[in-house]
Transfer RNA from a Chloroflexota bacterium, 73 nucleotides, folded computationally. Rfam family: tRNA.

RNA sequence: GGGCCGUUAGCUCAAUCGGCAGAGCAGCGCACUCUUAAUGCGUCGGUUGCAGAUUCGACUUCUGCACGGCCCA
Numbered sequence: 001g002g003g004c005c006g007u008u009a010g011c012u013c014a015a016u017c018g019g020c021a022g023a024g025c026a027g028c029g030c031a032c033u034c035u036u037a038a039u040g041c042g043u044c045g046g047u048u049g050c051a052g053a054u055u056c057g058a059c060u061u062c063u064g065c066a067c068g069g070c071c072c073a
Stems, first nucleotide, its partner, number of pairs: 001072007010025004019056001027043005049065005
């Protein structure tokens, strides 16, 4: 230098053919318990890496850039 894959909540990951962004864990509150843990209920959570383009509408399609991984030279 070239090619491919990835980037979404604090963490690990979903999101079908483009149609209101979700789950588990963690955090917080309550119940239970002599207490803690476990368990149950509730709650808190997001510039979907950044900037543009297409579209009535983009996590999803297109372009450029950044970061990480793998391969080639």

The coordinates come from a structure-prediction model, not an experiment, and the mean pLDDT is 81.